[in-house]
Predicted 3D model of a 328-nucleotide part of an RNA (large-subunit ribosomal RNA, domain IV) from a metagenome. It matches the Rfam family "Bacterial large subunit ribosomal RNA". Its mean pLDDT, the model's own confidence on a scale to 100, is 85. The RNAcentral record of the full RNA draws on SILVA.
Context: one part of a larger RNA
RNA sequence: ACCUCUCUAAGGAACUCGGCAAAAUAGCCCCGUAACUUCGGGAGAAGGGGUACCCACUUCGGUGGGUCACAGUAGAUUGGGUUUAGCGACUGUUUAACAAAAACACAGCACUCUGCCAAGUUGUGAAAACAACGUAUAGGGUGUGACACGUGACCAAUGCGGAAAGAUCAAGGUGACUUGUUAGCCGCAAGGCGAAGCUCGGAGCCAAAGUCCCCGUGAAUGUCGGCCGUAACUAUAACGGUCCUAAGGUAGCGAAAUUCCUUGUCGGGUAAGUUCCGACCUGCACGAAUCGUGUAACGACUGAACCGCUGUCUCGGAGAGGAUCUCG
Numbered sequence: 001a002c003c004u005c006u007c008u009a010a011g012g013a014a015c016u017c018g019g020c021a022a023a024a025u026a027g028c029c030c031c032g033u034a035a036c037u038u039c040g041g042g043a044g045a046a047g048g049g050g051u052a053c054c055c056a057c058u059u060c061g062g063u064g065g066g067u068c069a070c071a072g073u074a075g076a077u078u079g080g081g082u083u084u085a086g087c088g089a090c091u092g093u094u095u096a097a098c099a100a101a102a103a104c105a106c107a108g109c110a111c112u113c114u115g116c117c118a119a120g121u122u123g124u125g126a127a128a129a130c131a132a133c134g135u136a137u138a139g140g141g142u143g144u145g146a147c148a149c150g151u152g153a154c155c156a157a158u159g160c161g162g163a164a165a166g167a168u169c170a171a172g173g174u175g176a177c178u179u180g181u182u183a184g185c186c187g188c189a190a191g192g193c194g195a196a197g198c199u200c201g202g203a204g205c206c207a208a209a210g211u212c213c214c215c216g217u218g219a220a221u222g223u224c225g226g227c228c229g230u231a232a233c234u235a236u237a238a239c240g241g242u243c244c245u246a247a248g249g250u251a252g253c254g255a256a257a258u259u260c261c262u263u264g265u266c267g268g269g270u271a272a273g274u275u276c277c278g279a280c281c282u283g284c285a286c287g288a289a290u291c292g293u294g295u296a297a298c299g300a301c302u303g304a305a306c307c308g309c310u311g312u313c314u315c316g317g318a319g320a321g322g323a324u325c326u327c328g
C1' cells in the first nucleotide's frame, strides 16, 4: 500500500457530473399537525414531551409515592425530513447475466368487424379445433390510456365504405369467313376443280371482379401558406390589397424530455446560478385520442432548493481484524 470495520480537534458539501458513500432518523405512549384534495387522503405530515429502578394499590390495562445517573426503546430488528418542477394517473410488468424507466400493461374512452356452421385464429386452400358449451350488455381487431375541461379546419392525395348509369376489361362461349387434307369429277399427260369429315387461323357479338367515373368517411394514413401596404411622436398593425391552396394551425400551451441562434430578455433564489422556478412570445422545427391542457394520490424515475447530519471534503491522523510479503 490492499480488504472489512471503529474513532476523530475546528469547520460542515467547501467534495463531486450528482450528498455517490457514510452519518443521521428509528420501537411504544401522549400532545400536535399546513397547503392542497377526486373528501378517501395528504399524515407516522411537520414539530414537541415521556420511557429506568424500588414500594403500595390494581379491573393486570395502569395509578400514586420514592431513588439514582451525563445518559433509562436499544442486544438485534428498527422512517431522515421539507419545498418545488418534469414525466407517467395509480398497484403491477420488462431487456435470466451492464438498462426497472418517462418503456409495456392497466381500468376508462373511441372507431371498426362479426347475426352464429359468426368474425378472427390454428390447420395440407383438409377433417377438425379454439373462439364458446359463448350470441352484439357477446366475441375479434386497432388506437388512446384514471379523473376534470376539451378534442378545431381540410375528403385534393392514400386507404376504407357505398352506388350502380357509362368507359375499359381476361379466360371462356358463339362464330361470318378462312388454311391444309381428299372421296369424286375433268384432262392423253402435266395438272386443275373439289363435297362431307378432320384440321390451321379468325372478324364481329356475349362476357365477372377490378380500374376509371360519382358520393361518403379523420378517435382512417395524413395535411393544416406567402408577399406588400396602412393609425396625428416612434413602434406595432385591429384594417386593406394580391398570389396560391383540399384547407391554411382553432382552444390551450410555449426557449418546453420540443428553441438552432442561446448562458434569448426580465424577475426570483445565491456573495457569486450555462442548471432550477415564474413570466415574455421572435414556436429554426408545440398543438388537440401518433391526443391538448390541468390534476389530489402514488414512484428503488429525473431536475432544482433548504433543514438536519456527517471523514464526501479542507487534510489528514489513530486503532482493530483479515489478506499479502520477509525471516523462521
Stems, first nucleotide, its partner, number of pairs: 002322007010314002014312001019309001027051005036041001038146001052067006068072001080307007087299002092104002108144007120130003147294004152224003157221002159217004166212003172206003177201001180198002184193003225243005252286001253283001264280005